[in-house]
A computed fold for a 678-nucleotide part of an RNA from Pylaiella littoralis, annotated as large-subunit ribosomal RNA, domain II. The coordinates come from a structure-prediction model, not an experiment, and the mean pLDDT is 80. NCBI's taxonomy places the organism under Eukaryota, Stramenopiles, Phaeophyceae, Ectocarpales, Pylaiella.
Context: one part of a larger RNA
RNA sequence: GCAAGUGAAUCUUAGUAAAGGGCAAGCUUAAUCUAUUAAAGUGAAGGCGAAGAGAAAUCGAGUCUUGAAUGGCGUUUUAAAGUCCUUUGCUAAGUACCCGAAACCGGCUGAUCUAAACUUGAGCAGGCUGAUAUUGUAGUGGCAACACUCUUUGGAGGGCCGAACCCGUGUAUGUGGCAAAAUACUGGGAUGACUUGAGUUUAGGGGUGAAAGGCCAAUCAAAGUCGGUGAUAGCUGGAUUUCUGCGAAAUCUAUUGAAGUAGAGCGUUUUAUUUAGAAAGUCUGGGGUAGAGCACUGUGCAAGCAAGGGGGAGAUAAUCUCUUACUAAACUUUGGCAAACUCCGAAUACAGAUUUUUUCAUUUAGAGCAGACAGAGUAUGCGUGCAAAGAUGCAUACUCGAGAGGGAAACAGCCCAGACUGUUAGCUAAGGUCCAUAAAAUAGUUUCAGUGGUAAAGGUGACAUUUGCUCCGAGACCGUCAGAAGGUAGGCUUGGAAGCAGCCAUUCUUUUAAGACAGCGUAACAGCUCACUGACCUAGAGUAAUAGUCCGCCAAUUAUAGGGCUUAAAACUAUUACCGAAGCUCCGAGACAAAUUAUUUGUGGUAGCAGAACCUUCCGUAGUCAUAAAAGUUUUAUUGUAAAGUAAAAUGAAGAUAUCGGAGGUGAGAAUACUUGC
Numbered sequence: 001g002c003a004a005g006u007g008a009a010u011c012u013u014a015g016u017a018a019a020g021g022g023c024a025a026g027c028u029u030a031a032u033c034u035a036u037u038a039a040a041g042u043g044a045a046g047g048c049g050a051a052g053a054g055a056a057a058u059c060g061a062g063u064c065u066u067g068a069a070u071g072g073c074g075u076u077u078u079a080a081a082g083u084c085c086u087u088u089g090c091u092a093a094g095u096a097c098c099c100g101a102a103a104c105c106g107g108c109u110g111a112u113c114u115a116a117a118c119u120u121g122a123g124c125a126g127g128c129u130g131a132u133a134u135u136g137u138a139g140u141g142g143c144a145a146c147a148c149u150c151u152u153u154g155g156a157g158g159g160c161c162g163a164a165c166c167c168g169u170g171u172a173u174g175u176g177g178c179a180a181a182a183u184a185c186u187g188g189g190a191u192g193a194c195u196u197g198a199g200u201u202u203a204g205g206g207g208u209g210a211a212a213g214g215c216c217a218a219u220c221a222a223a224g225u226c227g228g229u230g231a232u233a234g235c236u237g238g239a240u241u242u243c244u245g246c247g248a249a250a251u252c253u254a255u256u257g258a259a260g261u262a263g264a265g266c267g268u269u270u271u272a273u274u275u276a277g278a279a280a281g282u283c284u285g286g287g288g289u290a291g292a293g294c295a296c297u298g299u300g301c302a303a304g305c306a307a308g309g310g311g312g313a314g315a316u317a318a319u320c321u322c323u324u325a326c327u328a329a330a331c332u333u334u335g336g337c338a339a340a341c342u343c344c345g346a347a348u349a350c351a352g353a354u355u356u357u358u359u360c361a362u363u364u365a366g367a368g369c370a371g372a373c374a375g376a377g378u379a380u381g382c383g384u385g386c387a388a389a390g391a392u393g394c395a396u397a398c399u400c401g402a403g404a405g406g407g408a409a410a411c412a413g414c415c416c417a418g419a420c421u422g423u424u425a426g427c428u429a430a431g432g433u434c435c436a437u438a439a440a441a442u443a444g445u446u447u448c449a450g451u452g453g454u455a456a457a458g459g460u461g462a463c464a465u466u467u468g469c470u471c472c473g474a475g476a477c478c479g480u481c482a483g484a485a486g487g488u489a490g491g492c493u494u495g496g497a498a499g500c501a502g503c504c505a506u507u508c509u510u511u512u513a514a515g516a517c518a519g520c521g522u523a524a525c526a527g528c529u530c531a532c533u534g535a536c537c538u539a540g541a542g543u544a545a546u547a548g549u550c551c552g553c554c555a556a557u558u559a560u561a562g563g564g565c566u567u568a569a570a571a572c573u574a575u576u577a578c579c580g581a582a583g584c585u586c587c588g589a590g591a592c593a594a595a596u597u598a599u600u601u602g603u604g605g606u607a608g609c610a611g612a613a614c615c616u617u618c619c620g621u622a623g624u625c626a627u628a629a630a631a632g633u634u635u636u637a638u639u640g641u642a643a644a645g646u647a648a649a650a651u652g653a654a655g656a657u658a659u660c661g662g663a664g665g666u667g668a669g670a671a672u673a674c675u676u677g678c
Base pairs, nucleotide, nucleotide: 001678002677003676004675005674006673011094012093013092014091015090016089017088018087019086020085021084022083023082026048027047028046033041034040052059053058062073063072064071097238098237100235104228105227106226107225108224109223115202116201117200118199119198120197121196122195123194124192126161127160128159129157133153136150138149139148140147141146165189166188167187170185171184172183173182204220206216207215208214241613242612243611244610245609246608251264252263253262254261255260266371267369268368269367270366271365272364276362277360278357279356280355281354282353283352284351285350291344292342293341297338298337299336302333303332304331308327309326310324311323312322313321314320315319375400376399377398378397379396380395381394382393383392384391405416406415407414420590421589422587425585426584427583431579432578433577434563435562440576441575442574443573444572445571446570452565458551459550461549464546466545467544468543469542470541471540479536480535481534482533483532485509486508490504491503492502515530518529519528520527591603592602593601594600595599614667616664617663618662619661620660623657624656625655632651633650634649635648636647637646638645639644
C1' cells in the first nucleotide's frame, strides 16, 4: 500500500408531549403469595383525578385577611375528562454515540544500570626530578645551641614524561548506523579527592547527589507496575440502506463569558385563527441626515477704522504729553470651514389610513423537536487606519455559505440564470461571430502607436467639430523679385567694442519702408538673415478654447491565455443577421406533491425538522419447498423512482423459508481506526 473481517445513538428508572388502545367521574395496582416457564390468578396498601381557601386549626362554593369593609385566590355563565398500558420524540441520572490525554490517588516491585556509603580483596611497564632528614677528626661563622658550604647517604610529592587502566578535548565518519551514543585520528589523568572485583545499605514527594534538576535497570521537575478506571476532556477525529416535503444561522441580550451555554430572532411538525399578511397607488404624519448656509457656538483669509499693549523722546512730586517699518480687542466690508455649529433643508426610509390585486400566500397564538450564535466577497453610506491592505468595525442590498448550468483563458462571493426525470428539436440571456472554437456582414469615420492590450505633469504629431477674438478686394496668410538707408564707429568702458562682451541713453533725418537692432558671424571691421516696406499673385488667413486620438511610457513569468490582427480580427456611430445555458418552448411525453378537484401551481439544497419504504439475524403465524438437488457462489435475462426483487443456466451437496406481525448485537469508504493475510 491492497484485500477480507470487526467497528460507534444502546439499556434501566422517572418526567413531559404526540399517536394508538382499555375503562370512564372514575382509572389503576406495587411488593408479596399460589402455580408454572409461559401465561395467569392473588394482593386496595398506595397514586392520579372529581373543590377550593388558609401557615394551620378549620370552614367549604367559598375561603383568607379584618372590629367591619376593601382586597387576594377560587366557584358561578359559555365551556369543561380523567386514568392505565404500548410505541415514538425529547429531558434528567447513570460509562450514556465511539476512540483519544497530560494528570490525581492507593497497594506493591526495583540500587545486576547508575549515585553515595560500608566490609573485604586486587591493580598501577619504564624513565625523570631529587624535599625534610642524614655521614665526615672536613671547611667558615658562633661562647654555645646551631647555621651555611663541601662531601656521604636517602627517596618525599593530590611532583614531571609516558604504557596498562580510567576518562571523553577537538575533528571526521556514521545518522532505517557495526552501535537506541559506536569507529578512526587527536586528547586529559595515570601513588591518588586514583581505578577496580565480590558482598552489603539507602526507595518514590522518597533516596542519592564535589549540584547538571543529575542519577535511581535504554523510563525522571517526582521510577516502574497493577488497581480506582470505560478518570475527565466546553478540544480534535469518526459515526454504516433508499426515497419524498420543507428548509436555516453565523445576529441581539446575558454569562469567571469569548472554541461553550441560556433566552430572543431565523427552521420544521402539529393544533387553532380565517385575511388579521405582502405588494402597488393615493393621502396624512413626525424628523434634522445629504445638501446648503454663517443667524448662534467655534475656527480662519484680506482690507478699513480703531480702543488697549509694547518701544522711543520730553517734562514731572505722583504722573502726564508727544511719537511709532511693532502689535491689536471690538466694529464695518469682502470671502471660507465644521461628526460633537444650524437662520434653513430634501430624496429615501419609517408609521398610520384608504383603494386595488388574491392563479402573491401568508399573518398571529399555543404545543413538540431543532440547528445556529468562527461567516466571506461585491456595490453603496460611514468609523479606525495612511481617503493603505484579500485590513478591521458597523449599516443597506445581492451572491456564496447551502447553488449545479452559460460567460469572465483558468477563477466560492463578479455578469446571466435557479438543475424533478427522459428524449429529440426550436427560441433566447450574459457574452460573442479570423484560427484553435459554435456563429457576420453592410455603410460611414478615427488610429500607425501593435495604441488597442496599465498611469501623471507636459507636447506647434496628425485629425475633427463648434465658439470667441484679430487681419483681410483700401488685396490678407504663403510664395517669388527688390529694398532694408543717413547723422553714426550714439556716449562710456576697453588693447580693441563699429547695431550684436558690458554700462547708460535709445533721439533726429531721408523715405513706400528700415530697431542707436531679434539671430548667425569677425581679434575688431567686413559679411548673411530678421523686424519693416514695395511690386507680382490671389481668397480666405491667424490665434485661443474644446471632444475623441497619439506621444511622453525604457524592467524584471511567455503575460490582451495563445496563434495572429493594420481602410482591422483595434476604437466610435448606425443597421440587419447568427451563435450561445440544465433559462423558456416542442415531443399536447413520464413520475411525485399540494390545493379550490375545472385544472393549476410546484419538485437545487448543508445544519436541521417531518414523512414513507427496502434489506438483514432470530421468534410467532406453520405449514410449505427440497437428493427429480436447499443455502451459498459465478453468469445472464428481466421488473421496480431507489434501497432492492424475480427467473434461468452452471457449480454446490443439505438445508431453506412465503404472508402478516414481533424482537434487535440491523446496513461502512473514511476514525494517522482495530485484527489477520499478501